Small-subunit ribosomal RNA, 5' domain from an uncultured bacterium, 513 nucleotides, folded computationally. The RNAcentral record of the full RNA draws on ENA and SILVA. The coordinates come from a structure-prediction model, not an experiment, and the mean pLDDT is 84.

[in-house]
Context: one part of a larger RNA
């Protein structure tokens, strides 16, 4: 010096930060992921008009029919829900850092370029009717649409088989060409002066860009009072399998692979970029911010899909809690307030989508506990104030005193003068690049009036180590980081007066250097 502190005493303000370090311990509640009628069937309501009927107060209420606008809730189908957020359990390990491979790989939306979009069918939910069930929810008939779903056509390149060639490499084809066989798309909305062009999509190859799989080399804990370890083990051949490579897995054969340059084994740990300390080597240390990994109540499984083995998704099991007509059923805060509850100890059930970014959707626009912004706390760091001149008979109290006087102490009073800060009024934003839009906020910041007015502790004072006497106590009450004080004059205990350091903070404790 330094902290995500914490506790004692005391607190006047702003900026900017920062806040569950313990129980990856349980969670009431309420929010945190939807949208897209310009992909579809449809249409609950409500508005204007048209007509007829009834009622009277004669222009109004009401009722049915018809037209027209806007269109909720639920449903199919499309995108997203793999992202942002939270956590540090597991992990000593290709997890992460670096620094290559990938001739062994994927890649939704984004650009860029070429080409293509011809013509069929069959379901289904939605709703209707029945029925079962306390519920959650299910079950059978029918009805019906689409960018949903199947097949036919077309295929330059695309896969896959055979063959022939080039040229690259240290080798190696899953690289080029080139021939043959076979396989393999697609959708429309929408505007409409019905002529079609806009706009968004749709399918096929091909390159970007950005993401990500996959290997390998190296590096960064401890304990040898752990010395052997190993049967999918280590190769190999064939199949499977994956986007890819490989004992990844399987069947067969071979008997082999680590290891004192530390295998095996136990311990502890999320890693980096940093962050603290140090003149530097170094040592600590992984909050806040970024990158990267791993989890999501516990273990396990896959399904969907460009992407998962998936925090607010699905299944099985287990353990809690809950609900229940006892037959069965719901649920996961390690998301954001919040509660308990552990704990010396860690906020608000706050406002907003105005900014930035993000999902959707042509749009408008929804949505958004990410985000911005407030509320709480001296928890940290920085800057402000608590007045400023002048003011001796150095006043009164207060200590001490050798009784003369010393201090406290120009302090104070008392006068002048200021208004940072306070109050109060009054104006009043930037942030929003063309309109419109501001939560923060009537905030900041500007004026005007007011009046010193509203604002200091805290620790020490034997030495180290600045800073001293009295009083009371009597190895007693007590102090103490080390030495070490206290048993009648204690500068070390209490208190008083004074004095010292630091000051809206001061000390003590922890912990690192």
């Nucleotide at each position: 010096g330094a902290u995500g502190a914490a506790c004692g005493c005391u607190g006047g303000c702003g900026g900017c930060g920062u806040g569950c370090c313990u129980a990856a311990u349980a969670c009431a509640u309420g929010c945190a992921a939807g949208u897209c009628g310009a992909a579809c069937g449809g249409g609950a309501a409500a508005g204007c008009u048209u007509c007829g009927g009834u009622a009277c107060u004669u222009g109004u209420a009401u009722c049915g029919a018809g037209g027209u606008u806007u269109g909720a809730g639920a449903g199919u189908g499309g995108c997203g829900c793999a992202c942002g957020g939270g956590u540090g359990a597991g992990u000593a390990a290709c997890a992460c850092g670096u620094a290559g491979c990938u001739g062994a790989c994927c890649u939704a939306c984004c650009c860029u370029u070429c080409g293509c979009a011809g013509g069929g069918g069959g379901a289904u939910a939605a709703c209707u009717c029945a029925c079962c069930g306390a519920a959650a929810g299910g079950u059978g008939a029918g009805c019906u649409a689409a960018u949903a779903c199947c097949g036919c056509g077309u295929a330059a390149g695309c896969u896959g088989g055979a063959g022939a060639g080039a040229g690259u490499u240290a080798g190696a084809g899953g690289u080029c060409u080139c021939u043959u066989c076979a396989g393999g798309a697609a959708a429309g909305u929408g505007c409409u002066a019905c002529g079609g062009a806009a706009a968004c999509g749709g399918c096929g190859a091909a390159g970007g860009a950005g993401g990500g799989g996959g290997c390998u080399g190296u590096g960064g804990u401890c304990c040898a009072u752990c010395a052997g370890c190993u049967a999918g083990u280590u190769g190999g051949u064939g199949a499977g399998g994956u986007a890819a490579u490989a004992g990844c897995u399987c069947a067969c054969c071979a008997a082999g692979g680590c290891g004192a340059u530390g295998a095996c084994g136990g311990a502890u740990a999320g890693g980096g970029g940093g962050c603290c300390u140090g003149a530097g080597a170094g040592g600590g240390u992984g909050a806040c911010c970024c990158c990267c990994c791993a989890c999501a109540c516990u273990g396990g499984a896959a399904c969907u899909g460009a992407g998962a083995c998936a925090c607010g998704g699905u299944c099985c099991a287990g353990a809690c809690u809950c609900c229940u007509a006892c037959g069965g059923g719901a649920g996961g805060c390690a998301g954001c307030a919040g509660u308990a509850a552990g704990g010396a100890a860690u906020a608000u059930u706050g406002c907003a989508c105005a900014a930035u970014g993000g999902g959707c959707g042509c749009c408008a626009g929804c949505c958004u506990g990410a985000u911005g912004c407030a509320g709480c706390a001296a928890c940290g760091c920085c800057g402000c104030g608590u007045g400023g001149a002048g003011g001796a008979u150095g006043a009164c109290g207060g200590c001490c005193u050798u009784c003369g006087g010393g201090u406290u102490g120009u302090a104070a009073a008392c006068u002048c003068c200021u208004u940072u800060u306070c109050u109060g009024g009054g104006g009043g934003a930037c942030g929003a690049g063309a309109a419109c839009g501001g939560a923060c906020g009537g905030u900041a910041c500007c004026c005007c009036a007011g009046g010193a007015a509203u604002a200091a502790g805290u620790c020490u004072c034997g030495g180290c180590u600045a800073a001293c006497u009295a009083c009371g106590u009597g190895c007693c009450a007590g102090c103490a980081g080390c030495c070490g004080c206290g048993g009648u004059a204690a500068a070390a205990c209490g208190u008083a007066g004074g004095a010292g350091g630091c000051g809206a903070g001061c000390g003590u404790u922890a912990u690192c250097c």